[in-house]
RNA sequence: UGAGUAGACCGGGUGACCGCCCCGAUUUUAUCGAUAACAUCGAUUGUAUCGGGGAGGAAAGUCCGAGCUCCACCGGGCAGGGCGCUGGGUAAUACCCAGGAGGGGUGACCCUACGGAAAGUGCCACAGAAACAUACCGGCCGCCUCUGGCGGCCAAGGGUGAAAUGGUGAGGUAAGAGCUCACCGGCGUACCAGGUGACUGGACGGCCGCGGAAAACCACGCCCGGAGCAAGACCAAAUAGGGGAACAGAUGGCGCCCGGCCAGUUCCCGGGUUGGUCGCUGGAACCCGGUGGUAACACCGGGGCUAGAGAGAUGGUCACCGUCCCGACUUGUGUCGGGAUACAGAACUCGGCUUACAGGUCUACUUGCCCA
RNA sequence: GGGCCAGUAGCUCACUUGGGAGAGCGAUUGAAUGGCAUUCAAUAGGUAGGGGGUUCGAAUCCCCCCUGGUCCA
Numbered sequence: 001u002g003a004g005u006a007g008a009c010c011g012g013g014u015g016a017c018c019g020c021c022c023c024g025a026u027u028u029u030a031u032c033g034a035u036a037a038c039a040u041c042g043a044u045u046g047u048a049u050c051g052g053g054g055a056g057g058a059a060a061g062u063c064c065g066a067g068c069u070c071c072a073c074c075g076g077g078c079a080g081g082g083c084g085c086u087g088g089g090u091a092a093u094a095c096c097c098a099g100g101a102g103g104g105g106u107g108a109c110c111c112u113a114c115g116g117a118a119a120g121u122g123c124c125a126c127a128g129a130a131a132c133a134u135a136c137c138g139g140c141c142g143c144c145u146c147u148g149g150c151g152g153c154c155a156a157g158g159g160u161g162a163a164a165u166g167g168u169g170a171g172g173u174a175a176g177a178g179c180u181c182a183c184c185g186g187c188g189u190a191c192c193a194g195g196u197g198a199c200u201g202g203a204c205g206g207c208c209g210c211g212g213a214a215a216a217c218c219a220c221g222c223c224c225g226g227a228g229c230a231a232g233a234c235c236a237a238a239u240a241g242g243g244g245a246a247c248a249g250a251u252g253g254c255g256c257c258c259g260g261c262c263a264g265u266u267c268c269c270g271g272g273u274u275g276g277u278c279g280c281u282g283g284a285a286c287c288c289g290g291u292g293g294u295a296a297c298a299c300c301g302g303g304g305c306u307a308g309a310g311a312g313a314u315g316g317u318c319a320c321c322g323u324c325c326c327g328a329c330u331u332g333u334g335u336c337g338g339g340a341u342a343c344a345g346a347a348c349u350c351g352g353c354u355u356a357c358a359g360g361u362c363u364a365c366u367u368g369c370c371c372a
Numbered sequence: 373g374g375g376c377c378a379g380u381a382g383c384u385c386a387c388u389u390g391g392g393a394g395a396g397c398g399a400u401u402g403a404a405u406g407g408c409a410u411u412c413a414a415u416a417g418g419u420a421g422g423g424g425g426u427u428c429g430a431a432u433c434c435c436c437c438c439u440g441g442u443c444c445a
Base pairs, nucleotide, nucleotide: 001368002367003366004365005364006363007362008361009360010359012321013320014319015318016317017316018315020054021053022052023051024050025049026048028046030044031043032042033041034040056343060354061353063352064351065350066349067348068228069227070226071225080224081223082222083221084220085099086098087097088096089095100114101112102111103110104109116218120217121216123212124211133165136158137157138154139153140152141151142150143149144148166184167183168182169181170180171179185208186207187205188204189203191202192201193200194199232278233277234276235275242269243268244267245266246265247264251263252262253261254260274445286303287302288301289300290299291298292297322341323340324339325338326337327336328335329334373444374443375442376441377440378439379438382397383396384395385394391428399415400414401413402412403411421437422436423435424434425433
């Protein structure tokens, strides 16, 4: 100096003018209530002034996991859905950390839906003799009615296919073949050693006539009740009752007990009302330090927190500056002109994942070239 | 804000254990007619919304985006 890899972070600033939402204080309008009425006080609402606060790393997609709320619920099972190398973290997860195996890259490093096909069922189109059981061409042996036919042996070679039953070499044979041997690859093991474990190293076995696919059904192990803040609760207003279903002889009220009397209860359909308050933002959250742990993370101590609407706010214009790109001038620093400044927008709240994103910064590492 | 569904030719749609991409209407050309319509014959038209994965092979199975529709108190 070029090309990269991993991680962390920023993602415009200042001023002026005009606006928007929320909270607090003051002022005042209207309405309602307290009172017989006025004054006054309280509540709601509107105007004005002042003060304070007002989007993100993804607020997004709603793909996972939870909190919270309502409904259902003795317990268990079926059905359905999800997850699937090992160990750990966590409220929980399909997330994260560490490791193993396989694959890619010269390397830093990256990727993996990575359990079971010897439980069973089904599939592997076309081509090909044959798609999991077999022999078309072919090779070899024997016989015959001998340019050929029949019977037997073989799976080395050809051919088809995405895939054809270990590979190379030697021996062996009528021809061949793990038939035998050497090396390599795979598989298996009630073996040995290491490891918590996935697994690794070795030993043994010609086992390789045990193909692929489980993002086909499935079997195995583990997990899951359903719906979602338009959940739900309360007040006010409105009303009209009716139809259907289920469930009791229990429950509620008349101050209590007995007796007696009165009222059935819940859900759905259809109709009516379509206003307000709560849920509503401080949280399994964030920053700093220490301790434990390889790490994710946990514990302890300290610190600061101010969006909260309900047709849905957080904006617009101008000026200057910053950052980047292009062109001209310049030895260089730099000057001038033009252009760009992204993705996007909270609606109950968190933890993750995924997707989009102009441009820029920092740290660690790899590799090529040049110079000393 | 939240739940669910769909996307195949110009339009409306079909396709099941994954292997040929199709039907009707429409378009174009030709025949028939003096001409038009009807009719008959033939032809063109598709990266199956986009991308990635599994598989020998994907419209179909899985994942991520895009677009459209529908429901809720």
This is a predicted complex of two RNAs, RNase P RNA and transfer RNA, with 445 nucleotides together. Rfam match: Bacterial RNase P class A.